[in-house]
Molecule: transfer RNA
Organism: Candidatus Liptonbacteria bacterium RIFCSPLOWO2_01_FULL_52_25
RNA sequence: GCGCCCGUAGUUCAGUGGUGGAACGCGUUCCUGAUAAGAACGAGGCCCUUGGUUCGAUUCCAAGCGGGCGCACUA
Repeated sequence: GCGCCCGUAGUUCAGUGGUGGAACGCGUUCCUGAUAAGAACGAGGCCCUUGGUUCGAUUCCAAGCGGGCGCACUA
């Protein structure tokens, strides 16, 4: 330099044009003599950024930014 993939809750990931979910973690309560385990409930993200398409975008398109992989170059 070229190509491909990814960027969604603290973490690991799902989702897919009609205003966002799971598991673990965290908080409260229940249970226990007390923990752990278990049960119930809850908080937490406007989905990397900017533009575009659309009545409507996390979801499509483009450009950036960041990460990963492969190839090439560098003797």